[in-house]
Predicted 3D model of a 94-nucleotide RNA (THF (Tetrahydrofolate) riboswitch aptamer) from Halanaerobium polyolivorans.
The prediction has a mean pLDDT of 82.
The sequence was found by an Rfam model in a public genome assembly.
Taxonomically the source falls in Halanaerobium (Bacteria, Bacillota, Clostridia, Halanaerobiales).
It matches the Rfam family "THF (Tetrahydrofolate) riboswitch aptamer". Rfam links the family to the GO term tetrahydrofolate metabolic process.
RNA sequence: GAUAGAGUAGGCAUGAGGCGUAGAGUGUUCAGAGAUGGGACGUUGCUCUGAAACGAAAGCAUUUAGCUGCGGUCUCAAUGUCGCGUCCGCUGUC
Numbered sequence: 001g002a003u004a005g006a007g008u009a010g011g012c013a014u015g016a017g018g019c020g021u022a023g024a025g026u027g028u029u030c031a032g033a034g035a036u037g038g039g040a041c042g043u044u045g046c047u048c049u050g051a052a053a054c055g056a057a058a059g060c061a062u063u064u065a066g067c068u069g070c071g072g073u074c075u076c077a078a079u080g081u082c083g084c085g086u087c088c089g090c091u092g093u094c
Stems, first nucleotide, its partner, number of pairs: 001094005010082005015076004019071003028052007038088005058068003
């Protein structure tokens, strides 16, 4: 110098424990903020807050409280799989 590779936040599937079903949550739009391969910057994605619009599957049983569902539902763990743009760095090979 050339070349190849590892490595993020997270996504999906499975399991467990919850929440709601007298409605949050999820999802959509706008605004603001935050974190994000080992480092810096940073768009996309991700998270949080506020506002707006939209919006649902309940049923059984019931004597001290239960069961089965439903929600593009929340959290956690492991496995599998997908997985940074530029520059620098790391590893292997030549």